The RNA shown here (transfer RNA) has 74 nucleotides and comes from a Candidatus Helarchaeota archaeon.
RNA sequence: GCGCCUGUAGCUCAAUAGGAUAGAGUUCCUGGCUUCGAACCAGGGGGUUGGGGGUUCGAUUCCCUCCAGGCGUA
Numbered sequence: 001g002c003g004c005c006u007g008u009a010g011c012u013c014a015a016u017a018g019g020a021u022a023g024a025g026u027u028c029c030u031g032g033c034u035u036c037g038a039a040c041c042a043g044g045g046g047g048u049u050g051g052g053g054g055u056u057c058g059a060u061u062c063c064c065u066c067c068a069g070g071c072g073u074a
Stems, first nucleotide, its partner, number of pairs: 001073007010026004019057001028044005050066005
């Protein structure tokens, strides 16, 4: 250089042959429980779905480009 894959919450990951408010676990905060803490229970916070552009009534999903990481290859 070329080809392929990945990028979604602080962290680990779902989701989708384009459709109703983007979810789970964990973390964090508050309360309960406890002598205190852990565990457990209840409630709550947290997302420009890597950036930009395009297609579409509608994009996490399709197309283009850029960025970051990984694998392969002369």

It matches the Rfam family "tRNA". Rfam describes the family as follows. Transfer RNA (tRNA) molecules are approximately 80 nucleotides in length. The family's RNA type in Rfam is transfer RNA. Taxonomically the source falls in Candidatus Helarchaeota (Archaea, Promethearchaeati). The RNAcentral record of the sequence draws on ENA.